[in-house]
Context: one part of a larger RNA
RNA sequence: CCAUGUCGAAGGAACUCGGCAAAAUGACCCCGUAACUUCGGGAGAAGGGUGCUCUCCUAUCGAAGGAUUAGGAAAGCGGCACAACCCAGGGGUAGCGACUGUUUAUUAAAACACAGGACUCUGCUAAGUGGUAACACGAUGUAUAGAGUCUGACACCUGCCCGGUGCUGGAAGGUCGGAAGGAGAAGUGUUAUAAGCUUUGAAUGGAAGCCCGGUAAACGGCGGCAGUAACUCUAACUGUCCUAAGGUAGCGAAAUUCCUUGUCGCAUAAGUAGCGACCUGCACGAAUGGUGUAACGACUGCCCCGCUGUCUCCGACAUGGACCCG
Numbered sequence: 001c002c003a004u005g006u007c008g009a010a011g012g013a014a015c016u017c018g019g020c021a022a023a024a025u026g027a028c029c030c031c032g033u034a035a036c037u038u039c040g041g042g043a044g045a046a047g048g049g050u051g052c053u054c055u056c057c058u059a060u061c062g063a064a065g066g067a068u069u070a071g072g073a074a075a076g077c078g079g080c081a082c083a084a085c086c087c088a089g090g091g092g093u094a095g096c097g098a099c100u101g102u103u104u105a106u107u108a109a110a111a112c113a114c115a116g117g118a119c120u121c122u123g124c125u126a127a128g129u130g131g132u133a134a135c136a137c138g139a140u141g142u143a144u145a146g147a148g149u150c151u152g153a154c155a156c157c158u159g160c161c162c163g164g165u166g167c168u169g170g171a172a173g174g175u176c177g178g179a180a181g182g183a184g185a186a187g188u189g190u191u192a193u194a195a196g197c198u199u200u201g202a203a204u205g206g207a208a209g210c211c212c213g214g215u216a217a218a219c220g221g222c223g224g225c226a227g228u229a230a231c232u233c234u235a236a237c238u239g240u241c242c243u244a245a246g247g248u249a250g251c252g253a254a255a256u257u258c259c260u261u262g263u264c265g266c267a268u269a270a271g272u273a274g275c276g277a278c279c280u281g282c283a284c285g286a287a288u289g290g291u292g293u294a295a296c297g298a299c300u301g302c303c304c305c306g307c308u309g310u311c312u313c314c315g316a317c318a319u320g321g322a323c324c325c326g
Stems, first nucleotide, its partner, number of pairs: 001321008010312002014310001019307001029049003036041001038153001051077003055073004059068003078082001089305007096297002101112002116151007128137003154292004159222003164219002166215005174210002180204001184200005223241005250284001251281001262278005
C1' cells in the first nucleotide's frame, strides 16, 4: 500500500451522476392501521407493547400435592439495552408498462408476450404453409373453426378525409389492344397472262388497363392571409385563397418544447431537477390508439422519516497478501 472484516468523538448525505456501499429494520404473540379501490385489496400499511418478582383468578390435565412456552387481574423491582444465530427499513408523489411471465452469456427494461378488442381471408380436395412432384401439415378440425395483420387488462372513448397508393366490385358504351387471321395492294417474274417469289396488309377477334363505384381498427393525410367589440389587449364574428379533408374529444414546456433554466405557484437559506398550473403544441392527438386508472415492478425521476465512516477527516485494531531485513 492492497483485500476482507471490527470499532469510532461531534455532526448526520454536507459525499456522489445517484444514499453506490455500509448502517439501520427484522422472529413469535398482542394492540392498532390512512388515502385510494376494479370492494378482492392497499396491509406485515403506518405506529406501539414484549423482562423479572410476588399475590390471586380462569381453562385443561391430575385422586391430591401440583403441572402447562394456555389465558387473565393487580402490585412491586432492576438495567443503557429484556427475539442468541437466522430473520422486511419505512412513508409520500410522478412517468412508463395493467398484471404473473419472456429476452439479449457486459443492456431484465418503458422491449417481447399476454388475456381482451378489431379488420381481412377461408364453404372443405378450405384458405394458408412445406415440397420439382408424389404427398404432408392445417385437421382425423369445419366459420363459436383455421390462417394473416394491427392494438394490448379495465373505465370513458375512438372525430374528419377515398384526391394519391393499395385492396375490392362493375360491366352498358367508348378507348387501347397481343397472338391468330389473311380480303386486297405493290414489286418481281413472262413476248404477254398465269403460277411462283418478295414486301406490305384490311375485316374478324377480344384479356388486362384506362373508365365508373366501395373501402381508413387499409398505407396514409388532417391549411394560409387579412379585418373586426365603448381604454388597451384579444377576437365569439366577417372576408378571401387553397384543399380529398383542414386536427374533433382529450391531453399539453410532456420519455414529445427548439427558443428554454418559458411564466406563475409549492418545497429549500439557496432547486437547469421534481410536483401543480398556464398554452405561445419549433414538431401531441385518438387501435402507428387518446385520456384516466386500483393492484403489481431487482424499471425511471423527486421528496420526507429512520440510519449510518458516503462525507467534514480521518484514526485504531484483526486476518491474509504485497513489500523490507535476514
Predicted 3D model of a 326-nucleotide part of an RNA (large-subunit ribosomal RNA, domain IV) from Euryale ferox.
The gene name in the source record is rrn26.
Taxonomically the source falls in Euryale (Eukaryota, Viridiplantae, Euphyllophyta, Spermatophyta).
Its Rfam family is "Bacterial large subunit ribosomal RNA". Rfam links the family to the GO terms structural constituent of ribosome and ribosome.
The RNAcentral record of the full RNA draws on ENA.